Transfer RNA from Streptomyces werraensis, 72 nucleotides, folded computationally. The source organism's lineage runs through Bacteria, Actinomycetota, Actinomycetes, Streptomycetaceae and Streptomyces. The coordinates come from a structure-prediction model, not an experiment, and the mean pLDDT is 82. Its Rfam family is "tRNA". Rfam links the family to the GO term triplet codon-amino acid adaptor activity.
[in-house]
RNA sequence: GGUUCUGUAACUCAGCGGAAGAGUGCUUCCCUUACAAGGAAGAAGCCCUUGGUUCGAAUCCAAGCAGAACCA
Numbered sequence: 001g002g003u004u005c006u007g008u009a010a011c012u013c014a015g016c017g018g019a020a021g022a023g024u025g026c027u028u029c030c031c032u033u034a035c036a037a038g039g040a041a042g043a044a045g046c047c048c049u050u051g052g053u054u055c056g057a058a059u060c061c062a063a064g065c066a067g068a069a070c071c072a
Stems, first nucleotide, its partner, number of pairs: 001071007010024004018055001026042005048064005
């Protein structure tokens, strides 16, 4: 330098046009003498950036940025 893939909650990942979910973690409560385990409730996301398409974009298109693999 080229090709391909990835970027979504603190972390690991779903979601592939009708607008945000799970597990772990965090907070509060219940349980316990107490801790762990278990149960209930809750908070936390301008979906990497900027444009474009569309009535509507995390999702499609383009250009960037960051990372990974392969080739040279």